[in-house]
Context: one part of a larger RNA
Molecule: small-subunit ribosomal RNA, central domain
Organism: Bacilli bacterium
Formats: sequence, structure tokens, C1' cells
RNA sequence: UUGGGCGUAAAGGGUACGUAGGCGGGCCUGCAAGUCUGAUUUGAAAGCACACGGCUUAACCGUGUGAGGUAAUUAGAAACUACGAGUCUAGAGAGUGGUAGAGGUAAAUGGAAUUCCAAGUGGAGCGGUGAAAUGCGUAGAGAUUUGGAGGAACACCAGUGGCGAAGGCGGUUUACUGGGCCACAUCUGACGCUGAUGUACGAAAGCGUGGGGAGCAAACAGGAUUAGAUACCCUGGUAGUCCACGCCGUAAACGAUGAGUGCUAAGUAUCGGUAGAAUCGGUGCUCAAGCUAACGCAGUAAGCACUCCGCCUGGGGAGUACGGUCGCAAGACUGAAACUC
Repeated sequence: UUGGGCGUAAAGGGUACGUAGGCGGGCCUGCAAGUCUGAUUUGAAAGCACACGGCUUAACCGUGUGAGGUAAUUAGAAACUACGAGUCUAGAGAGUGGUAGAGGUAAAUGGAAUUCCAAGUGGAGCGGUGAAAUGCGUAGAGAUUUGGAGGAACACCAGUGGCGAAGGCGGUUUACUGGGCCACAUCUGACGCUGAUGUACGAAAGCGUGGGGAGCAAACAGGAUUAGAUACCCUGGUAGUCCACGCCGUAAACGAUGAGUGCUAAGUAUCGGUAGAAUCGGUGCUCAAGCUAACGCAGUAAGCACUCCGCCUGGGGAGUACGGUCGCAAGACUGAAACUC
């Protein structure tokens, strides 16, 4: 390689869009490239298969027949695939009318709370812990009242809930804007699916420049604990967390389950739509057949099938070295071998 696989044993790319390529709905007709059939040529001998024979048998050897081909030429067949012409509406899309939503971007704005500042009252503690201490406080803390400043996050509603391709999205209002679902069946007429390379998006942390900085808090300092304590606990506290722009491109980026289509018992809850529905579209639970090593999955499949992509092939060495590409860097992507069990 083949084969077999990828929820948990090795293995689904973080997600989408999309190029090449691969695959692709019904009917009619043509063609004959693939496909199938016949004929001719060729396919040396040995070998292979079968039959018969020769060495006492066997191995071995001989004779005959057959088989053996992406082969060439030629004559045909037309079901399927390809190709050409035509046509259809069940796939796909458009239209019209509704509709739910933390989908996105920008701006404005609200209340609670923490902290800080000023002032009033007040007068000895506060804080913290398993217990303490460091720390704060008679230069008036903590408590309480009033006023102010500033930043960040949005209690209740809240849900097994909703939206989004994923990452993710939660106070309120406005503007702009993407997608979905339902009904009608008006239009187009296969316009579809997947997708190597590529492009875009992509939590947190981190990086660059400039702002901002309330709370929290790596590093750091101190107090404890301890044999020690570069920790867990406590008191502080800087990057950072926030904003704008630009990078980074990784996560247990998880449903550890790629995308699409069709088919295959039921019951139940919930969200959206409909006049209504056993109907349609989501989100869950319990189970049938079936599957699975088991756990479990079970119309949201891990069942039965098809199409396309990605990936795996014993453990360690190692996601390392080297080379290359990308990056300001951190590093990312690609990715071995010796050796060893």
C1' cells in the first nucleotide's frame, strides 16, 4: 500500500466560505467514449491447470488440451455511466405575507454595589483566622448620615430557555445590519452536495502604540503554618483585566461524535409558527428494532445506506531535532531518525 478503523482504546481538521477535483433528480431522443458480445491476428519455450504416459513409487520427466490480455483490427448491442439536443418540478433558489431571538456593529443612557475624596455625628477599636500576626486607627479609624469623583460589571426576570458556522452573545433605548422559522405554491428550472491548495473568522493568556485604572489580581513584599513552605491561609500589591487600532492563531476550541442526503417503532416535556392539526422547524428526557468490547447510542444515531473531505497504524524518544513558511517577540504550522522496551 491493501485491509480495518476514528464518542471513551491511536485517529474528526477550532469553524465557515469557496477554487481545482470527486459525486449528483424525473422523462424523451441521439451518439457509441466507458461497458458487453462475435470474428480475425497475436499472446515463443519453460512455468500454471487438467488428462494420459515414462523412470519399482514419489520428486522429476514426456505428450496432448486448456487457461492466461487495461492488447490490436473489425462487425454489432444500447440497459447503465459520460457526452449532445429537448422537456419537467419532488432537490436548490427567488417572490409575497407573517414571526421569535443575550445574532452583529456603533452611539446614548440607568440604578444597585465596591473603592476613594470632602463634611457632620461619635469615641476605641477595626480587620482577619483553625488560632493568630503583619495591616488600619486618638494626626479620630471602623460604624452611621449627606454630597461628590471614577471605573468595571449588569441582581431579580433566568429556564433541561433563546440566538449564532464556530469562538461566543445577557441592564435599557435608538440607528444600521446578518441569518433562521412558518404560511402561500406566484417565478427560475438541477442552478445541487462535498471540498485538497486558498481566504475569512477565531476564548483566555501574551505582544506593540496611545489612553484608562474602581474592584480583582500573576510577579513581588510582609505575616502565619511547617522539619522546611520559593505553596495552600492572611495583609498589601505591579503587570494584566477595560477602551481604540494593529499583531498572535492556540485551548479538555468537547457532543472528546466532520459535512450533506434518504430510510427505520413509540411515549413525553419545552421553545417558535399556524384558525387548527396526528403537521413543520428547534431544544431535552425515557425507550423499540438495530448497533457496541462494554459503557452506552437509539429520527438531534454511535442504526441501515450513498457522496465528498480530514485523520490513525505499538509505547518511549517527540509534537523533540533539522530544514522551510509565518510572527516584533513569545512562539505557531509542517515534522523525522538513531536508540530503547